[in-house]
RNA sequence: CCUCCGAACGGGCAAACCCGGAGCAAUCCGGGGACGCAAAGCUACGGGGCCACGUUGAGCGUGGCCAGCCGGGCUGCCGAA
Numbered sequence: 001c002c003u004c005c006g007a008a009c010g011g012g013c014a015a016a017c018c019c020g021g022a023g024c025a026a027u028c029c030g031g032g033g034a035c036g037c038a039a040a041g042c043u044a045c046g047g048g049g050c051c052a053c054g055u056u057g058a059g060c061g062u063g064g065c066c067a068g069c070c071g072g073g074c075u076g077c078c079g080a081a
Base pairs, nucleotide, nucleotide: 005079006078012037013036017032018031019030020029021028022027035068041074042073043072045071046070047069048066049065050064051063052062053061054060055059
């Protein structure tokens, strides 16, 4: 120094729920709030889930959403065992 790893220090993010707003919806944004998180930083590439529309015998197609469902890719703070 790198990888695995996750003690400490310092900081970081923010589930449910509530308020306001956007959207047909899934969901998102802002404020409050902390269940948790060492990538809970970024990315819809693979699987998966959700919504809308169309269609159908099962299902499928198109568009959208979820990165805090799993995997892949890219990037990254600290440094004890």
The RNA shown here (c-di-GMP-I riboswitch aptamer) has 81 nucleotides and comes from an Armatimonadota bacterium. Rfam family: c-di-GMP-I riboswitch aptamer. Rfam links the family to the GO term cyclic-di-GMP binding. The prediction has a mean pLDDT of 88. It was read from a public genome assembly, where an Rfam model found it.